Overview:
c-di-GMP-I riboswitch aptamer from a soil metagenome, 82 nucleotides, folded computationally. Its Rfam family is "c-di-GMP-I riboswitch aptamer". About the family: GEMM was predicted in a large-scale screen for bacterial structured RNA regulatory elements.
RNA sequence: GAUAAAGGUAAACCUGUUGAAAGACAGGGGCACAAAGUCACGGUCCUAAAGCAGUAAUAGCUAUGGACGCCGGACUACCGAA
Numbered sequence: 001g002a003u004a005a006a007g008g009u010a011a012a013c014c015u016g017u018u019g020a021a022a023g024a025c026a027g028g029g030g031c032a033c034a035a036a037g038u039c040a041c042g043g044u045c046c047u048a049a050a051g052c053a054g055u056a057a058u059a060g061c062u063a064u065g066g067a068c069g070c071c072g073g074a075c076u077a078c079c080g081a082a
Stems, first nucleotide, its partner, number of pairs: 001079001008033002013028006031069001037075003041072003044067003051061002
């Protein structure tokens, strides 16, 4: 970062599995992406099983769970016009 080339990934949704949930994985699918490759290191956001507190009952707090396609950061990577 181009009206380039070779490619890559795969949103929503559907099906199945798994999980307490958020979500994840696999198949289909294609919104989009020049790091939408990897990492939970910092921030932010989501969930709340267990725990705490409380109620007639609900509601509450809290990551040790999650999201890298929320942002920053670290590491790596194809091509080579202006």